[in-house]
RNA sequence: GAUAACGGCAAACCCUGCGAAAGCAGGGGACGCAAAGCCACGAGGCUAAAGCGGCAGGGAGCCGCCACGCCAGUCGAGCCGCCGAA
Numbered sequence: 001g002a003u004a005a006c007g008g009c010a011a012a013c014c015c016u017g018c019g020a021a022a023g024c025a026g027g028g029g030a031c032g033c034a035a036a037g038c039c040a041c042g043a044g045g046c047u048a049a050a051g052c053g054g055c056a057g058g059g060a061g062c063c064g065c066c067a068c069g070c071c072a073g074u075c076g077a078g079c080c081g082c083c084g085a086a
Stems, first nucleotide, its partner, number of pairs: 001083001008033002013028006031073001037079002041076003044071003051065005
């Protein structure tokens, strides 16, 4: 890739758990998805516990920077794969 077939995944939201958070896992649920399968290599985005700097101060705390934490359902590269007419 076709208004084909067999099938697949599952956004928001709710519940439970983990986590400082971002977020993740399980259950429910379907907005969508032809790679919404895998992978943080490049770009991008999110968070900021620890650390560093500053402020405050009785103590608590607050602000800035920062990924060694995340996002593959943001894009690209890479890897792998189901069905298949005209």

Model confidence (mean pLDDT): 86 of 100. A computed fold for an 86-nucleotide RNA from a soil metagenome, annotated as c-di-GMP-I riboswitch aptamer. The sequence is in RNAcentral, with records from MGnify.